[in-house]
RNA sequence: AGUAGCUCAGCAGGAUAGAGCGACAGCCUCCUAAGCUGUAGGUCGUGAGUUCGAAUCUCGCCUG
Numbered sequence: 001a002g003u004a005g006c007u008c009a010g011c012a013g014g015a016u017a018g019a020g021c022g023a024c025a026g027c028c029u030c031c032u033a034a035g036c037u038g039u040a041g042g043u044c045g046u047g048a049g050u051u052c053g054a055a056u057c058u059c060g061c062c063u064g
Stems, first nucleotide, its partner, number of pairs: 001063002005021004014052001023039005045061005
């Protein structure tokens, strides 16, 4: 340090977890690319604890 396929944000606890890229579909085009619109995709490394409530705090473990 570990959060979407990839790169990361969110980390003085608060309700539906986000962005860019990528993927898929549609529009556009003679076709492709570009552009525009939309959709899907996450047990927030894992197990436990604290708390009304944990991605966020505490402990163990795993990986780099």
The RNA shown here (transfer RNA) has 64 nucleotides and comes from Rossellomorea marisflavi. The organism belongs to Rossellomorea, within Bacteria. The sequence is in RNAcentral, with records from MGnify. The coordinates come from a structure-prediction model, not an experiment, and the mean pLDDT is 82.